[in-house]
Molecule: RNase P RNA; transfer RNA
Organism: Actinomycetes bacterium
RNA sequence: CGAGUCGGCCGGGUGGUCGCGGCGGCACCGGCAACGGUGACGUCGAGGAAGGUCGGGGCUCCACAGGGCAGGGUGCUGGCUAACGGCCAGUCGGGGCGACCCGCAGGACAGCGCAACAGAGAGCAGACCGCCGAUGGCCCGGGUGACGGGCACAGGCAAGGGUGAAACGGUGCGGUAAGAGCGCACCAGCGGCCGGGGCGACCCGGUCGGAUAUGCAAGCCCCACCCGGAGCAAGGCCGAGCAGGGGACGGGCGGCCCGCCCGAUGUCCCCAGGUAGGCCGCGUAGAUGGAUGGCCACCGCCCGGGCGACCGGGUACAGAACCCCGCCUAUAGGCCGACUCGCCGU
RNA sequence: CGGGCUGUGGCGCAGCUUGGUUAGCGCGCUUGACUGGGGGUCAAGAGGUCCCGGGUUCGAAUCCCGGCAGCCCGA
Repeated sequence: CGAGUCGGCCGGGUGGUCGCGGCGGCACCGGCAACGGUGACGUCGAGGAAGGUCGGGGCUCCACAGGGCAGGGUGCUGGCUAACGGCCAGUCGGGGCGACCCGCAGGACAGCGCAACAGAGAGCAGACCGCCGAUGGCCCGGGUGACGGGCACAGGCAAGGGUGAAACGGUGCGGUAAGAGCGCACCAGCGGCCGGGGCGACCCGGUCGGAUAUGCAAGCCCCACCCGGAGCAAGGCCGAGCAGGGGACGGGCGGCCCGCCCGAUGUCCCCAGGUAGGCCGCGUAGAUGGAUGGCCACCGCCCGGGCGACCGGGUACAGAACCCCGCCUAUAGGCCGACUCGCCGU
Repeated sequence: CGGGCUGUGGCGCAGCUUGGUUAGCGCGCUUGACUGGGGGUCAAGAGGUCCCGGGUUCGAAUCCCGGCAGCCCGA
């Protein structure tokens, strides 16, 4: 100098002016009062995401003896937290030269299922090309024998080629007719045991064993753990008018009580529940679920023009609504820190 | 506040719940033929980031996770 990785932060400033909403005391007006209205003053008034509403909690109401089934969710380890599918640190696997990044990352000897096409064969499979043909068979030579040669008929093999994402380990030596864990040595992998490190997931080393094991559970499933439902239009308090219910009163049935019926537009009073409505829930922004803004000047930043003074334009995403902790998404422009790789110079 | 559905050529849809070889159907579009011309018919053809990003898998429109956009229902 160029390319890149990770983490954090800002996201306009000052002044003037005109407005909006909450609160406070003051003045005036209305009212017996509670209180209401108006005015000026003072003070406070959006965000890093207030957004999406994805996860969790507080709060509130309903339900609830305990256990199981069903259903849903989570899924390596340790820690943080009120809790979480969040965060931090690590382990393992994968990617990158690297800084670093990504991962719903338990179980495939519980069972079921799937693996297209290609290919001989795809789940305890298989022989197209190929190799062999020891043994048996056929043919030829030889003497009808011993023996030698040929064919590739029976058959043997899975080393090499080829197909595929995947073909039941790799290298070497032995072995064989040809071959093959067929035998052996080493390596890889699997399992058991031992030693060491770590809280743990796991890692390192040693030793023994048998020839060797497909993948998918983000298919069903199994295992472990967790989960009662609804949501501020939750819920609580006060509470008209009308209708309706009960009581009182009057009338009818009736000798009386009880009881029954009537008093429908027009008897009167009292009472309960609920509706409209109001208040609380509700917050040092805060609702009527409706305010938080506009303009001017200067400065800052970006773009274009000009050598320059300067001129013109632009300055994002978006806006609380019960509260909080996270996640995700949108965002003009800019700042800071740590680190990696390449090239050049010293 | 709570719940559900959809996104596939220009338009309307199928395929997704059995993952598989090259994603189909109708209308529309283009070219040619028949006709004097249009319409119509016939033949041939073009046209697809399967809404976006990441993952699982040998392989993803389809399965999983996150996001974006639109629609519907209930209180």